A computed fold for a 700-nucleotide part of an RNA from a Patescibacteria group bacterium, annotated as large-subunit ribosomal RNA, domain II.

[in-house]
Context: one part of a larger RNA
RNA sequence: GCCAACGAGUUUGUUCGGCAGAGUUUGGUUAAGCCCGAAAAGGGCGCAAGCCGCAGUGAAAGCAAGCGUGAUAAGCGCGUUUCAUAAUUCUGUCGACAAGACCCGAAGCCGGGUGACCUAUCCAUGGGCAGGAUGAACCCGCCGUAAUUGGCGGGGGAGGUCCGAACCCACUAGCCGUACAACUCUAGGGGAUGACCCGUGGAUAGUGGAGAAAUUCCAAUCGAACUCGGCGAUAGCUGGUUCUCCUCGAAAUAGCUUGAGGGCUAGCGUCCCGUAACUACGCACUGGUGGUAGAGCACUGAAUUGGUGAAGAUGGCGUAAGCCUACUUUACUAAACCAAACUCCGAAUGCCAGUGCAGUGUAUCGGGGCAGUCAGACCGUGGGGUCGAAGCUUCACUGGUCAAAAGGGGGACAGCCCAGAUCCCAAUGUAAGGUCCCUAAAUCGAAAUUAAGUGUAAAAGGGGGUGCAAAAGUUCAGACAACUAGGAGGUUGGCUUAGAAGCAGCCAUCCUUUAAAGAAAGCGUAACAGCUCACUAGUCAAGCUUUUGUGCACCGAAAAUGUAUCGGGGCUAAAUUUCGUACCGAACGUGGGAACUAACAUAUUUCUUCGGAAAUAUAUUAUUGGUAGAGGAGCGUUCGAAGUGCUGCGAAGUCGUUUCGACAAGAAACGGUGGAGCGCUUCGAAGUGAAAAUGUUGGC
Numbered sequence: 001g002c003c004a005a006c007g008a009g010u011u012u013g014u015u016c017g018g019c020a021g022a023g024u025u026u027g028g029u030u031a032a033g034c035c036c037g038a039a040a041a042g043g044g045c046g047c048a049a050g051c052c053g054c055a056g057u058g059a060a061a062g063c064a065a066g067c068g069u070g071a072u073a074a075g076c077g078c079g080u081u082u083c084a085u086a087a088u089u090c091u092g093u094c095g096a097c098a099a100g101a102c103c104c105g106a107a108g109c110c111g112g113g114u115g116a117c118c119u120a121u122c123c124a125u126g127g128g129c130a131g132g133a134u135g136a137a138c139c140c141g142c143c144g145u146a147a148u149u150g151g152c153g154g155g156g157g158a159g160g161u162c163c164g165a166a167c168c169c170a171c172u173a174g175c176c177g178u179a180c181a182a183c184u185c186u187a188g189g190g191g192a193u194g195a196c197c198c199g200u201g202g203a204u205a206g207u208g209g210a211g212a213a214a215u216u217c218c219a220a221u222c223g224a225a226c227u228c229g230g231c232g233a234u235a236g237c238u239g240g241u242u243c244u245c246c247u248c249g250a251a252a253u254a255g256c257u258u259g260a261g262g263g264c265u266a267g268c269g270u271c272c273c274g275u276a277a278c279u280a281c282g283c284a285c286u287g288g289u290g291g292u293a294g295a296g297c298a299c300u301g302a303a304u305u306g307g308u309g310a311a312g313a314u315g316g317c318g319u320a321a322g323c324c325u326a327c328u329u330u331a332c333u334a335a336a337c338c339a340a341a342c343u344c345c346g347a348a349u350g351c352c353a354g355u356g357c358a359g360u361g362u363a364u365c366g367g368g369g370c371a372g373u374c375a376g377a378c379c380g381u382g383g384g385g386u387c388g389a390a391g392c393u394u395c396a397c398u399g400g401u402c403a404a405a406a407g408g409g410g411g412a413c414a415g416c417c418c419a420g421a422u423c424c425c426a427a428u429g430u431a432a433g434g435u436c437c438c439u440a441a442a443u444c445g446a447a448a449u450u451a452a453g454u455g456u457a458a459a460a461g462g463g464g465g466u467g468c469a470a471a472a473g474u475u476c477a478g479a480c481a482a483c484u485a486g487g488a489g490g491u492u493g494g495c496u497u498a499g500a501a502g503c504a505g506c507c508a509u510c511c512u513u514u515a516a517a518g519a520a521a522g523c524g525u526a527a528c529a530g531c532u533c534a535c536u537a538g539u540c541a542a543g544c545u546u547u548u549g550u551g552c553a554c555c556g557a558a559a560a561u562g563u564a565u566c567g568g569g570g571c572u573a574a575a576u577u578u579c580g581u582a583c584c585g586a587a588c589g590u591g592g593g594a595a596c597u598a599a600c601a602u603a604u605u606u607c608u609u610c611g612g613a614a615a616u617a618u619a620u621u622a623u624u625g626g627u628a629g630a631g632g633a634g635c636g637u638u639c640g641a642a643g644u645g646c647u648g649c650g651a652a653g654u655c656g657u658u659u660c661g662a663c664a665a666g667a668a669a670c671g672g673u674g675g676a677g678c679g680c681u682u683c684g685a686a687g688u689g690a691a692a693a694u695g696u697u698g699g700c
Stems, first nucleotide, its partner, number of pairs: 001700006011099003015096011027052003033045004056063002066078004102240002105237001109230006120204009129194001131163003134159001138155006167191003171188004206222001208218003215224001243634006253266005267373002269370006278361001279363001280360002282357008294345001295343002300339002304335009315324003376402004380397006407418003422594004427590003433584003436569003442581001444580006455571001461555002465552010482539005488512003493507003518533001521532003595624001597622003601618007635689001637686010653673008
């Protein structure tokens, strides 16, 4: 991992409520116990003990069809009205509560025991340490000294002494790391007469012991051992929770919460009951409501410029008085402007009410049973936060979709666009989106644009790209461009300067000859010179110049596996703009057929308390996506009761085929196998349905 079996809402309650059924009735019901009985069956008794109901009210004493409050005779609150929304008992079912309470799952807490054959320390008693080295005290002899100290030689054999096996340890590296091994192996390393190592026996026990002390050890377990019990501890947490079909179908919000991944109440779902109003929903009109968008500056503030006045203040002039003045503060005034916490104003939507109209048809409203939901996501719009970042965050619009929604489009793609799947059909019309090929359908028509593969990513900014529109000017009295020629004289203007001659700089910028020519727009020289320009004439011959707006293009444009910013091929339209006609295209609509559910109508049958109810058939209309969840109807398994059957002429089981249920869970027949029990009908009771729980056990 696979297969098989097992595996999760149960039981009890003299606790409460709802619904359904049954019994009794103005009442209902027995409990323990006793008796009959073979009895776990059943029946009787149990002076109906007790419980519910028959009366309420008050905090209560209490009073009582009334009671309480109150000074009250008032007022107010709750009652009194009785055969129906009645009472009570039992059964079933759905919930609640108490219990392990749907199942599995802690780490832990407490109690009683078991452990020191591992390991720590201690006690008793034993054992072990090759060999070599060093050579303390002390003793003897000699030398030496006044005597000591001292020196030399010999003996001696001390030491948590030295080197180094056994033995003990575990510092380094490698190996191993599904190992030889749940700590080993190899090569080195440390101690090796000692606080040494080892045997045997004994002692210390978990709220504890031991510890040369590390939260270290106490049997591969230690911040509190192991084992059994309390124990099914508790788990607002995770996982799992088993057959089918039908109807409806949510929420991810508010308030409160030692509350935030949990609850409670409300909101939203479902089922049942009841009741009435055009109750609710849409539109129109009428009347209200309000301070948003916008706008405005009248208030509150913010902020800019000018003017005027006042005060201050710097500097100047003046003998002084005073005058002028940069600047500062303040008031007024003029102009332009800003505001979520400004408003002299002020919409659209919205909300409330009334009236009218149309559709839906109980959708509305009231009561009751049962829920689930309280992590939401993106998109659009209006806001806050942030960087007017985020597939960011937080509100609002009870907006949309997803969640709980399949289908078509979007290359792929919960949240975007189209559209809401009961089932079947070689039918048909469309939506979004498309129509050259991949790929269903236009190489469709008309007009224009783009040349950038723009289309098929991007800004500030830049530009004689190009189309369109407009304005101003110029032009056969010849424009614009080009070419030819001129572009002069006073004069090298004056000053400055070494120089300054149109052209370093300063000042001035005139006059003359002219068709025209600046005391010079640029290059150039040391300064001159030289070359252009402005300006003028000629040649040529028809448009030209400038500006503004706008369409489409261009540059700006660098990234990490491989083209890689059209899905691809590829396209000059198969790109873009405008207009048009066809076609394709979905589970949408239509057509044909078959069902479910509901409503209504008709018919038949059955029951009836005669009011009606139920079932079946037919026709019509509408409906039938669905998670959590609510409601309804069934299938199947085991056992029991009653009835009725099958079976050695072959039961159950098992393998296969066919048929049925015009759906399902499922059922039947036949054949093979098998070899002894097993069905059906109607009720009843449950250890009643497995694919999942790192499920349990077994097998492979």

The prediction has a mean pLDDT of 81.